[in-house]
């Protein structure tokens, strides 16, 4: 100098002036509600709640708060059930609450290296796809070529190592293509061919190393078996119930459980109440029947949980749709959490454990800000000056000019991705110069 | 805030189980006309962007960007 890689409670500071949000406390004002005093009203009292104003104190965005791409917590629906379907993931081992994330390793690819990168299971189960070009595109294929044989063929230098035609052999060579049915060399052959051999690739087996992915030695196979695509269907393995804080809970307001439409409100048994009626009794009363109503049990049932379908479970007398009304409401969920920091221990690491310590926005359309302000700091470039070194060069100082990004919490975490001017701290590789 | 969907010519829409992407209107040139329009003939013009899988991507996968839609409480 050019790179590679990891981390940061780095993301300007102080001041001036003017402001914003919510919290605690104090003072003042106003009117209401609860409580207490009171028989009650009126009135009074202290406390609490919420409203307004002023003052004091302490607090107030990020590494991505973003995209909403994954994973969870939390809440409701069965303490979340079964099957099919659907979706996601996909080398091996580990970490984690969990993950599609992270760490370590293996293999492929890229790089000279540090290192980077890869959805990296199965195509020796099945189905499907391969345009154009090309003779032939998947148990393939003779267009040119090469070789053999034949021809009352042609040619001529008269037997030929030439040309043509016919019949065959041949996948070594040319050509087409993204891809041509192992590669390359030698032997072999009429020419060729795993036909044979060595090496490489591929596969099977034994042994060795490793938890494993896989790696290594050797033997065998002789490759028309096992070409490519699964980010094509699919197969295998693993995982996934749905919805989301506008979840969910409580309260207030109203012509208030308003109006219209649709579906349903069934049946049986037991028991209780019972208007009323009939009869008995002198009477109090008793007996019988009984419209209707309530409860329990069984069975059935629209519909709900269920927002893919079926089953099962469970709730079930109401449910669904539309119109109209009220507030554009209040409280809660809400911020202490798989939390941060430090030390020690375990682990290569991700991470885990123990101890100590800290509390750090909670708004509800959204505050955390603004300025031709002042000073200082940071970075880059340039002139000049000083110092050091044999030297390449390094360090410091004054002045001038320029620069300082991306971006704003909305229930909360863990990740990923994307945006982003720089600064600082480590480590590593290669090259050049002295 | 949360949940969905879409992106192809200037506009409105198609097609493609991955193999040269089309129509109508519009635009340009020519023809016709005294001239304009219509008619007729011809032409230009596009898969939002980046990366991956594949021989090959508008289509499949991932990311970015842009656009559109739905969802409050009493209930």
């Nucleotide at each position: 100098g050019a790179c590679g890689c990891c981390g940061u409670a780095c993301a300007g500071g102080c001041g001036a002036u003017c402001g914003c949000c919510g919290g605690u406390c104090g003072c003042g004002g106003g009117g209401c509600u609860c409580c207490u005093c009171c028989a009650a009203a009126a009135g009074a009292g202290c406390g609490g709640c919420g409203c307004c104003g002023c003052g004091a104190c302490g607090g107030g965005a990020g590494g991505a708060a973003a995209g909403u791409c994954c994973g969870a917590g939390c809440u409701c629906c069965a303490c979340a059930g079964a099957g099919c379907g659907c979706g996601a993931u996909g080398c091996c081992g580990g970490g984690u609450a969990a993950c599609g994330c992270c760490c370590g390793g293996u293999g492929g690819c890229g790089g000279g290296a540090a290192c980077g990168u890869c959805a990296a299971g199965g195509a020796a189960a099945g189905u499907g796809c391969a345009a154009c070009a090309g003779a032939g595109a998947a148990c393939a294929g003779a267009c040119c070529g090469c070789c053999u044989g034949g021809c009352c063929g042609g040619c001529c230098u008269c037997g030929g190592u030439c040309c043509g035609c016919c019949a065959g052999g041949u996948a070594a060579g040319g050509g087409u293509g993204a891809a041509a049915c192992g590669g390359c060399g030698g032997g072999g052959u009429a020419a060729g061919a795993g036909c044979c051999c060595a090496c490489c690739g591929c596969g099977u087996c034994u042994c060795c190393g490793g938890c494993a992915a896989c790696g290594g030695c050797g033997a065998c196979g002789g490759c028309g078996a096992a070409g490519g695509c699964a980010g094509a269907c699919c197969c295998c393995a693993u995982c996934g119930g749905g919805a989301g804080c506008a979840a969910g809970g409580c309260c207030a307001c109203g012509u208030a459980g308003g109006c219209g439409g649709g579906c349903g409100u069934g049946c049986c048994g037991c028991c209780c109440c019972g208007a009323c009626g009939a009869c008995c009794g002198c009477g109090a009363g008793g007996u019988c029947g009984g419209a209707g109503g309530a409860g329990c049990g069984g069975u059935g049932a629209a519909g709900g949980a269920c927002g893919g379908c079926u089953c099962g479970u469970u709730c079930g007398a109401g449910c669904c749709c539309g119109c109209g009304g009220g507030u554009a409401g209040g409280c809660u969920g809400c911020u202490c959490g798989a939390g941060g920091c430090g030390a020690c221990c375990g682990g290569u690491a991700a991470c885990g454990g123990u101890c100590g310590u800290c509390c750090u926005a909670g708004a509800g359309g959204a505050a955390u800000g603004a300025u031709a302000c002042g000073c200082c700091g940071c970075c880059g470039c340039g002139u000049c000056g000083a110092g050091g070194g044999c030297g390449a060069c390094c360090u410091c100082g004054c002045c001038g000019c320029g620069g300082a990004a991306c971006a704003g919490a909305a229930c909360u975490c863990g990740g990923c991705u994307u945006a982003c001017g720089g600064a600082c701290g480590a480590c590593g590789u290669c090259g050049a110069c002295c | 805030g949360c949940c969905c969907g879409c992106g192809c010519a200037g506009c409105u829409c198609g097609a493609c189980u991955g193999g040269c992407c089309g129509a109508g209107c519009g635009c340009c040139c020519g023809c016709c006309u005294u001239g304009u329009a219509c008619c007729c003939g011809g032409g230009a013009g596009g898969c939002u962007c980046c990366g991956g899988u594949u021989c090959g991507a508008u289509c499949c996968c991932g990311g970015a960007c842009g656009c559109g839609g739905g969802c409050u409480c009493c209930a």

This is a predicted complex of two RNAs, RNase P RNA and transfer RNA, with 509 nucleotides together.